[in-house]
Context: one part of a larger RNA
């Protein structure tokens, strides 16, 4: 390479949008590029191959055939693919009526708590631990009451509940704004799926500049513990955590499971909608669509397990794997202010 694979053995890109490309619904007509059948030409010889023959045999040699799997030409076929034309509505989308939601951005507001400041009451302790000590406190702490300041986070509600492509999103109100679901008609008429390169988004930490700084808290200092203790525990505490603008682009970015479509027993919860039954009405109950869980058959799997939210059965497209270490390293390239990211070997060794 052919192949075989990618939940846990190596292997799904962090996620979206989308270019090229690949693939693509139903019907009719045409065309004849692919496809199929046949004709003609060519496909050197030698080699190889089959039969027969020549050296006593063989090697060797000769004759004939097949082969030369291909290319060109012409004639024909029209199912399928392609192409052209016309039509269709089930894929996709638009309009309309409803609906749920921590989806996003900005502004404003609120209460609880911690800390600090001021004032009142009040006096000798407080704090902390396994036990202590460092620490705080007669310059009046801790406790308690009142007032004020400031920053950050939003208890209960809260739910294998909801929303979002993922990262992620949770006090309240307003403004702006994206997507989704359901229902019944009408419209467009394949407008679709995937997606190399690319584009945008992308937790935390980190970086640049300017703010902010209550609590927490890498580093650091001290107290303990210990044989030691560069830790675990305690007292402090700087960056940071927060905001604005920009950069970084990585995570066990996980469902360790790429996206789309179709098909394949059920049972049971839960969220959103519609219809029916019932009712004064609302529940209950039944049907159905979309989501989210659990259990389970067939099937599948090395097993564990998965099982209409598939890891089952098929088709299309992309990404990735190919023994362990060396190594996600070196070198080169490229991106970045840097930290570093992306791409990514070999020698050697088992």
């Nucleotide at each position: 390479u052919u192949g075989g694979g990618c939940g846990u053995a190596a292997a799904g890109g962090g996620u979206u949008c989308g270019u090229a490309g690949g693939c693509g619904g139903u019907c009719a007509c045409g065309u004849a590029a692919g496809u199929c059948a046949g004709u003609g030409g060519u496909g050197a010889a030698a080699u190889g191959u089959a039969a027969c023959g020549g050296c006593u045999u063989a090697a060797c040699c000769g004759u004939u055939g097949a082969c030369u799997u291909g290319c060109c030409u012409c004639u024909g076929a029209a199912a399928c693919u392609g192409c052209g034309u016309g039509a269709c509505u089930u894929g996709a989308g638009u309009a309309c009526g409803g609906g749920a939601g921590a989806g996003g951005a900005a502004a404003g507001c609120g209460g609880a708590a911690u800390u600090c400041u001021u004032g009142g009451u009040g006096u000798a302790g407080c704090g902390g631990u396994g036990a202590a000590a460092u620490g705080c406190g007669u310059g009046g702490a801790u406790a308690u009451c009142a007032a004020g300041a400031g920053g950050a986070a939003c208890a209960c509600c809260c739910g294998u509940g909801g929303c979002g492509a993922a990262a992620g999103c949770g006090g309240c109100u307003u403004u702006c704004u994206g997507g989704c679901c359901c229902g019944a008609u009408a419209c467009u008429g394949a407008c679709g799926c995937u997606g190399a390169u690319g584009u945008a988004c992308g937790a935390a930490a980190g970086c640049u500049a300017g703010g902010g700084g209550a609590g927490c808290g890498a580093a650091c200092g001290g107290g303990a513990u210990u044989a030691g203790a560069u830790a675990c525990c305690c007292c402090g505490g700087u960056a940071g955590u927060c905001c604005u603008a920009g950069c970084u682009g990585u995570a066990a970015a996980c469902g360790a499971u790429g996206g789309g479509c179709a098909c394949u027993a059920g049972g049971u919860g839960u969220g959103g909608g519609a219809g029916g039954u019932a009712u004064c009405g609302a529940c209950c109950c039944c049907u159905u669509c979309c989501g989210u869980g659990c259990c389970g058959c067939a099937g599948u799997u090395a097993a564990c397990g998965c099982a209409u939210u598939a890891a089952g059965u098929g088709c299309c497209c992309c990404g990735c794997c190919u023994g362990g270490g060396g190594a996600g390293u070196a070198c080169g390239g490229u991106c970045g202010c840097a930290a570093g990211g992306c791409u990514g070997a070999a020698a050697c060794u088992c």